Notes: This is a predicted structure of a 73-nucleotide RNA (transfer RNA) from Oribacterium sp.
[in-house]
RNA sequence: GUUUCUAUAGCUUAACCGGAUAGAGCGCAGGCCUCCGACGCCUGUAGUGACGGUUCGAGUCCGUCUAGGAACA
Numbered sequence: 001g002u003u004u005c006u007a008u009a010g011c012u013u014a015a016c017c018g019g020a021u022a023g024a025g026c027g028c029a030g031g032c033c034u035c036c037g038a039c040g041c042c043u044g045u046a047g048u049g050a051c052g053g054u055u056c057g058a059g060u061c062c063g064u065c066u067a068g069g070a071a072c073a
Base pairs, nucleotide, nucleotide: 001072002071003070004069005068006067007066010026011025012024013023019056027045028044029043030042031041032040049065050064051063052062053061
């Protein structure tokens, strides 16, 4: 340099060919429990890499960029 894959919460991830309020586990915070803590239970917390485009509707499709991985040179 060319081709190609990936990007969703602090971390690991789900979302069926584009359709309901983007779910879950861990973590973190609070509560219950306990003499205190752990365990357990309940509640909360927080997200689609960026900018455009298509569409009635985009996490999903298209373009460019950014970051990371792979192959070739």
Notes: The RNAcentral record of the sequence draws on ENA. The coordinates come from a structure-prediction model, not an experiment, and the mean pLDDT is 82. Its Rfam family is "tRNA". From the family's description: Transfer RNA (tRNA) molecules are approximately 80 nucleotides in length. Lineage of the source: Bacteria > Bacillati > Bacillota > Lachnospiraceae > Oribacterium.